[in-house]
RNA sequence: GGCUGGAUAGCUCAGUUGGUAGAGCGCUGGAACGGGAAUCCGCAGGUCGCAGGUUCAAACCCCGCUCCAGUCA
Numbered sequence: 001g002g003c004u005g006g007a008u009a010g011c012u013c014a015g016u017u018g019g020u021a022g023a024g025c026g027c028u029g030g031a032a033c034g035g036g037a038a039u040c041c042g043c044a045g046g047u048c049g050c051a052g053g054u055u056c057a058a059a060c061c062c063c064g065c066u067c068c069a070g071u072c073a
Stems, first nucleotide, its partner, number of pairs: 001072007010025004019056001028042004049065002052062002
């Protein structure tokens, strides 16, 4: 340098072929217990890697770039 896959919450990951961004764990508040752990209920937390384009509307489609992994030379 070419090709393939990936980048979404603090972490691990979904998002069904464009229509209000989600789960588990974690953090945190509460219940329960004599007090903890486990358990149960709830809240918060996101410029969807960056920038541009298409569209009434983009995490999703198109172009460019950055980073990570694999592979070929």
The prediction has a mean pLDDT of 80. A computed fold for a 73-nucleotide RNA from Strongylocentrotus purpuratus, annotated as transfer RNA. The organism belongs to Strongylocentrotus, within Eukaryota. The RNAcentral record of the sequence draws on Ensembl Metazoa and Rfam. It matches the Rfam family "tRNA". By type it is a transfer RNA. Gene Ontology term of the family: triplet codon-amino acid adaptor activity.